[in-house]
RNA sequence: UCCGCGGUAGCUCAGUGGUAGAGCAGUCGGCUGUUAACCGACGGGUCGCAAGUUCGAGCCUUGCCCGCGGAG
Numbered sequence: 001u002c003c004g005c006g007g008u009a010g011c012u013c014a015g016u017g018g019u020a021g022a023g024c025a026g027u028c029g030g031c032u033g034u035u036a037a038c039c040g041a042c043g044g045g046u047c048g049c050a051a052g053u054u055c056g057a058g059c060c061u062u063g064c065c066c067g068c069g070g071a072g
Base pairs, nucleotide, nucleotide: 001071002070003069004068005067006066007065010024011023012022013021018055026042027041028040029039030038048064049063050062051061052060
């Protein structure tokens, strides 16, 4: 330098162009002699950055940044 894959909640990851989600973690409550386990609820997001296409973009297109792998 080139090619491929990836970047979404604190962490691990889903997400057909039409309301951004799950599990774990956190907080509060229930259960009980207490803790753990279990059950319920709640909070938490500039979807890496910027532009473009579109009535509408996490999703499509372009450039850039970061990570992993490969080629030279």
Description:
This is a predicted structure of a 72-nucleotide RNA (transfer RNA) from a Pseudomonadota bacterium. NCBI's taxonomy places the organism under Bacteria, Pseudomonadati, Pseudomonadota. It matches the Rfam family "tRNA". It is annotated as a transfer RNA. Its mean pLDDT, the model's own confidence on a scale to 100, is 83.